Source information:
A computed fold for a 264-nucleotide RNA from a Chloroflexota bacterium, annotated as Bacterial large signal recognition particle RNA. The source organism's lineage runs through Bacteria, Bacillati and Chloroflexota. The sequence was found by an Rfam model in a public genome assembly. It matches the Rfam family "Bacterial large signal recognition particle RNA". Rfam classes the family as a non-coding RNA gene.
């Protein structure tokens, strides 16, 4: 140093995410890179970390380091957005009060306020009225199965008489209607009614003393509450080409390593 024949490896890696932890399958970068089954209600494994099976390449363009570059991915920082929370901060928003200050109204034909009395809420009884039901009163009311008198005509009897009874006619009964006068019961959007309890504050309103404010708005100080609007606080999510750090790291460049057998 050449040949022939193997061998170890190579026949795609990578991110997050799932897992104890790996690896696939699946998203996503990268960008061509051997074939079949398997797998998200997941599969297959155990740190040299898919698995079975069957192929091609092979010690370097391929295989293994180490190192720059960086597509991308991820976490944070940082703006920004959206939900919930908290009311302890600042702004703004609101309520009451107090003081003030301007407008306007009413006010000695009497403001406010004290006494004193009447009304207005409810609740229970009574009375009255209304209303319905039944009593009572009046009418009417039975072909026979109610009553009374019972013509006729029927029965009994020798008569004298007697018996049952239809119609008729009067009267009831159960029913039906009338009337609202008495009584009884029962209801209730009934009441210039009376009693008794509640309320005793508020509003009205009449007498009476006191005499000069009262009210409304807007406004500003301060007291004290309120809602949660906006700054902030806290907890969770979304975006972000660009920004803080970290980190994983593909393709690609560059250095370096890596066999065995036999022949010449």
């Nucleotide at each position: 140093c050449c040949g022939u024949g193997c061998u170890a490896g190579g026949c795609g890696g990578g991110g997050a995410a799932c897992u104890a932890g790996c690896g696939g399958u699946g998203c996503c970068c990268u960008g061509u890179a051997c074939c079949u089954g398997c797998a998200a209600u997941c599969c297959g494994c155990u740190c040299c970390a898919g698995c079975a099976g069957g192929g091609c390449u092979g010690a370097a363009u391929u295989c293994c380091c180490u190192c720059c570059c960086g597509a991308g991915g991820u976490c944070u920082c940082c703006g920004u957005u959206c939900u919930c929370g908290a009311a302890a901060g600042c702004c703004g928003c609101u309520g009451u009060c107090a003081c003030g200050a301007g407008c306007g109204a009413c006010g000695u034909u009497g403001a406010g306020g004290g006494c004193c009395g009447g009304g207005u809420c409810c609740c229970g009884c009574g009375c009255a009225g209304c209303g319905g039901c039944g009593a009572c009163u009046c009418g009417u009311g039975a072909a026979c199965c109610g009553u009374g008198u019972c013509a006729g005509g029927u029965c009994c009897g020798g008569a004298a008489g007697g018996a049952a009874g239809c119609a008729g006619c009067a009267c009831u009964a159960a029913g039906c209607g009338a009337u609202c006068u008495u009584c009884g019961c029962c209801g209730a959007g009934u009441g210039c009614c009376g009693c008794g309890g509640u309320a005793c504050g508020g509003c009205c309103u009449g007498g009476u003393c006191c005499g000069a404010g009262c009210c409304g708005c807007u406004u500003g100080u301060g007291a004290u509450g309120g809602a949660g609007g906006g700054c902030g606080c806290g907890g969770g999510g979304g975006c972000g080409u660009u920004c803080u750090g970290a980190u994983c790291g593909a393709c690609g460049g560059a250095g370096g390593g890596u066999g065995c057998a036999c022949g010449g």